[in-house]
This is a predicted structure of an 89-nucleotide RNA (Glycine riboswitch aptamer) from a Paracoccaceae bacterium. Rfam family: Glycine riboswitch aptamer. About the family: This family represents the bacterial glycine riboswitch. It was read from a public genome assembly, where an Rfam model found it. The model forms 90% of the base pairs in the Rfam consensus.

């Protein structure tokens, strides 16, 4: 210098499910019915060892966590910014 790849920051997008019922001034508590895209957790091929066990992904699958009017918070993922590591010249 350049951007294959990771991480971090900022700033824009960004779904889904009850304005349940009850207490309560709200937060928030409990019952009960949903969601899944913070996180979690589980499983094929594929391999490895050897007859039974490991490795092993998801946005698939459970919902433990979270979360269900609007606001407002989060929020994978995309897109852009600046920063380190790295690779390449």
């Nucleotide at each position: 210098a350049u951007u294959u790849c990771c991480c971090a920051u900022c700033c824009g997008g960004g779904a889904g499910a009850g304005c349940g019922c009850g207490g309560g001034a709200a937060a928030c508590c409990g019952c009960c019915g949903c969601c899944g895209a913070a996180g979690g957790a589980g499983c094929a091929a594929u391999u490895g060892g050897c007859c039974c066990c490991g490795c092993c992904a998801a946005a698939c699958u459970c919902u433990c966590a979270g979360g269900c009017a609007a606001c407002a918070a989060g929020g994978a993922c995309c897109g852009g910014u600046u920063g380190g590591g790295u690779g390449u010249u």